Molecule: c-di-AMP riboswitch aptamer (ydaO/yuaA leader)
Organism: Psychrobacillus antarcticus
RNA sequence: GUUUCUAAAUCGCUUAAUCCAUUUGGAUCGGAGGACCCAGUUAUUCGUGGCUUCUCGGCCGCUUGGGGUGAAUCGUACAAUUUGUAUGUAAGGCUACUCUUUUAGCCUAAACCCGACAGCUAACUCCGUAAGCGUUAUGAGAGAGGAAUU
Numbered sequence: 001g002u003u004u005c006u007a008a009a010u011c012g013c014u015u016a017a018u019c020c021a022u023u024u025g026g027a028u029c030g031g032a033g034g035a036c037c038c039a040g041u042u043a044u045u046c047g048u049g050g051c052u053u054c055u056c057g058g059c060c061g062c063u064u065g066g067g068g069u070g071a072a073u074c075g076u077a078c079a080a081u082u083u084g085u086a087u088g089u090a091a092g093g094c095u096a097c098u099c100u101u102u103u104a105g106c107c108u109a110a111a112c113c114c115g116a117c118a119g120c121u122a123a124c125u126c127c128g129u130a131a132g133c134g135u136u137a138u139g140a141g142a143g144a145g146g147a148a149u150u
Stems, first nucleotide, its partner, number of pairs: 011134004018027003029128005038119001047062006065117001066114004074088006091108005097145007
């Protein structure tokens, strides 16, 4: 000097997920429910197990119908009968001053929740503010703005 690995700190990235305060909070950002109007519909309206009720109905579960958060949707092939593997894709992210854009490269394309039920939706009501990582920091071009140095 170069390469690889590990640890710490700074810094940075995905994401709504950060900041302040310290007696049980607040701000910020994000999400859900919820009128008129509008939209939709003119019906195969009635999912399923248990308990209760003369009945109407009520209570406790389940998830196949439906719905929600999210970029994460829709396919193909094989295997398998709990589902998995591979591959492609709608869509999404990163490559270090910020934004827009072109191009190159590298990734993701999950997971969970509600529980028969929800269109939009003012007032109003309720909830979240976690978790996980490392382009290794001069990939390249254009435009606008900013910062630092001389």